[in-house]
Molecule: transfer RNA
Organism: Actinomycetota bacterium
RNA sequence: UCCGGGGUAGCUCAAUCGGCAGAGCAGUUCACUGUUAAUGAAUUGGUUGGGGGUUCAAGUCCCUCCCCCGGAG
Numbered sequence: 001u002c003c004g005g006g007g008u009a010g011c012u013c014a015a016u017c018g019g020c021a022g023a024g025c026a027g028u029u030c031a032c033u034g035u036u037a038a039u040g041a042a043u044u045g046g047u048u049g050g051g052g053g054u055u056c057a058a059g060u061c062c063c064u065c066c067c068c069c070g071g072a073g
Stems, first nucleotide, its partner, number of pairs: 001072007010025004019056001027043005049065005
């Protein structure tokens, strides 16, 4: 330099043909208890890597840049 894969909550990852951004774990509060743990309930948390474009509507499509992994030279 070129090719491929990836970047979404604190962590691990979903999100069908473009149509309400979600789950588990973690955190907080409550219940339960002699106390903790476990369990149950509720709840907080997002610039979907940055910028631009298309569209009524973008995590998803297009352009460009940045970062990570693998491959070629």